[in-house]
The RNA shown here (transfer RNA) has 72 nucleotides and comes from a Candidatus Daviesbacteria bacterium.
Taxonomically the source falls in Candidatus Daviesiibacteriota (Bacteria, Bacteria candidate phyla).
RNA sequence: CGGGGUGUAGUGAACCGGUAUCACGCUAUCUUCGGGAGAUAGAAACAGCAGGUUCAAUUCCUGUCACCCCGA
Numbered sequence: 001c002g003g004g005g006u007g008u009a010g011u012g013a014a015c016c017g018g019u020a021u022c023a024c025g026c027u028a029u030c031u032u033c034g035g036g037a038g039a040u041a042g043a044a045a046c047a048g049c050a051g052g053u054u055c056a057a058u059u060c061c062u063g064u065c066a067c068c069c070c071g072a
Base pairs, nucleotide, nucleotide: 001071002070003069004068005067006066007065010024011023012022013021018055026042027041028040029039030038048064049063050062051061052060
């Protein structure tokens, strides 16, 4: 320098055009002498960043940043 991949709640993943799901974790209540386990309810991400296309995008396109892989 060229090519490819990944970047989504605190953590790890899913969804891959129609308004974001799950597990663990967290909070409250119940249960317990207490803790753990369990039950119920709840909060938390607009999807690396910035643009574009579209009625609508995490999902398509462009640029860019970080990390990883391959080649030179």